[in-house]
Large-subunit ribosomal RNA, domain III from Pseudomonas oligotrophica, 388 nucleotides, folded computationally. The coordinates come from a structure-prediction model, not an experiment, and the mean pLDDT is 82. The organism belongs to Pseudomonas, within Bacteria. Its Rfam family is "Bacterial large subunit ribosomal RNA". It was read from a public genome assembly.
Context: one part of a larger RNA
RNA sequence: GAGUAACGACAAUGCGAGUGAAAAACUCGCACGCCGAAAGACCAAGGGUUCCUGCGCAACGUUAAUCGACGCAGGGUGAGUCGGUCCCUAAGGCGAGGCUGAAAAGCGUAGUCGAUGGGAAACGGGUUAAUAUUCCCGUACUUCUGGUUACUGCGAUGGGGGGACGGAGAAGGCUAGGCCAGCUUGGCGUUGGUUGUCCAAGUUUAAGGUGGUAGGCAGAGAUUCCAGGUAAAUCCGGAGUCUUAAUGCCGAGAGCUGAUGACGAGCUUUCUUUUAGAAAGCGAAGUGGUUGAUGCCAUGCUUCCAGGAAAAGCCUCUAAGCUUCAGGUAACCAGGAACCGUACCCCAAACCGACACAGGUGGUCGGGUAGAGAAUACCAAGGCGCUU
Numbered sequence: 001g002a003g004u005a006a007c008g009a010c011a012a013u014g015c016g017a018g019u020g021a022a023a024a025a026c027u028c029g030c031a032c033g034c035c036g037a038a039a040g041a042c043c044a045a046g047g048g049u050u051c052c053u054g055c056g057c058a059a060c061g062u063u064a065a066u067c068g069a070c071g072c073a074g075g076g077u078g079a080g081u082c083g084g085u086c087c088c089u090a091a092g093g094c095g096a097g098g099c100u101g102a103a104a105a106g107c108g109u110a111g112u113c114g115a116u117g118g119g120a121a122a123c124g125g126g127u128u129a130a131u132a133u134u135c136c137c138g139u140a141c142u143u144c145u146g147g148u149u150a151c152u153g154c155g156a157u158g159g160g161g162g163g164a165c166g167g168a169g170a171a172g173g174c175u176a177g178g179c180c181a182g183c184u185u186g187g188c189g190u191u192g193g194u195u196g197u198c199c200a201a202g203u204u205u206a207a208g209g210u211g212g213u214a215g216g217c218a219g220a221g222a223u224u225c226c227a228g229g230u231a232a233a234u235c236c237g238g239a240g241u242c243u244u245a246a247u248g249c250c251g252a253g254a255g256c257u258g259a260u261g262a263c264g265a266g267c268u269u270u271c272u273u274u275u276a277g278a279a280a281g282c283g284a285a286g287u288g289g290u291u292g293a294u295g296c297c298a299u300g301c302u303u304c305c306a307g308g309a310a311a312a313g314c315c316u317c318u319a320a321g322c323u324u325c326a327g328g329u330a331a332c333c334a335g336g337a338a339c340c341g342u343a344c345c346c347c348a349a350a351c352c353g354a355c356a357c358a359g360g361u362g363g364u365c366g367g368g369u370a371g372a373g374a375a376u377a378c379c380a381a382g383g384c385g386c387u388u
Base pairs, nucleotide, nucleotide: 013031014030015029016028017027018026032385033384034383035382040365041364042363043362046345047344050343051075052074053073054072055071056070060068061067080141081140082341083340084339086119087118088117092113093112094111098107099106100105122139123138124137125136126135142337143336144335145334146333147332148331149330150329151328152327153322154321158317159316160315161314166304167303168302169301172297173296174295177291178290179289180288181287182203183202184201185200186199187198188196204262205261208257209256210255215250216249217248218247219244220243221242222241223240224239225238226237228236229235263286266282267281268280269279270278271277272276305308351360352359367379368378369377370376
């Protein structure tokens, strides 16, 4: 230079009360403003206690601070069903023997790892200052082991089926959600009107069980033979014969049940540091219509060429073998389901950017009015007014 520039989006603050040494910024209340395909809610990654409570204000916070993602202390993460672990494999890694190389080492068979993929099963309500599909209440489901009873050809690392998959397009059936009416409860105006065709709030309920609908796919059953499926096969495949128009599989949703339950505007009682909060109890209506998805049926259907993972679980067939045993199927009973993660942030002041940085960051939900619309404008729930 200079007490100058700056104090990090121009979304916006004002008043009252409280606390306090002190209040523009903290807490509460009222009003105003901003976002609302987000500036709301929930996950993955990443972070690693930042979560909640009490005490505190040196430093950190671009100012103050009684406040804080700051300091100190205490507390907090509860699972058979969510995710991992587990079983299975992809790209890729490692790799007994083996091949190559002077060696270091490189490649690679059998194998063994490796999710971003496949594989059993849970929902609704309540509860904490802080966790909840984990605790509690109610109602379910799966799998394994053992036992009993009844029936019985069982058996795999092998065979077969299945799992099992692309792009685009169109139509149908539904549901979530929305809206309207009806119903229930409350209100009747400090300012002209407001007992009315008025105003406000509510009108919510799952998984599971039952049944097998809209619809989709395959004709089905019996029997004979066979150079195929590395051996075998009653299974799959191939070739015949007979009978028959149905049979089998998949499958949303609705209905009934779950529910004489839960929730529910509100009301009553009690208690407390009687602005306010907590506990206990009672508890109304809880129906119909319309619209309607990008969600479900659907890994469906039609069509196209560029022809769109694998393996296991699962079903079935036999081999060795075992055949009064073992094993298998069904019902019932009893028992088991360990371990790890679970707080909190997550388009951000907590992640990546040296910062409480106008940048970057995958997925899910995504209401109303107008609108073709997830555009745009204004709002709901919810969250904020961006720390001078």